[in-house]
RNA sequence: UUCCGACAAAGGUAAACCAUGGGUAACCAUGGGACACAAAGCCACGGGUCCUGAAUAAAAAAAAGGAUAGCCGGGUUGCCGAA
Repeated sequence: UUCCGACAAAGGUAAACCAUGGGUAACCAUGGGACACAAAGCCACGGGUCCUGAAUAAAAAAAAGGAUAGCCGGGUUGCCGAA
């Protein structure tokens, strides 16, 4: 240095839910709050899922656009140093 991930140490992030605001929506931001997380830091490149498209008494699409990194894969950066 790389791989790896401890009944180690220092820390970190923050699910659901609630309040306020933005958005047609999915969802996002701030504050509270902790289910969890060794990358739950960052990136929409591939796949998945979700929203708009999208009618109508009911059921059922496509292109295109958007969201999700705490769905998976991938890329990239990083703390510590037991086995």
Molecule: c-di-GMP-I riboswitch aptamer
Organism: bacterium BMS3Bbin05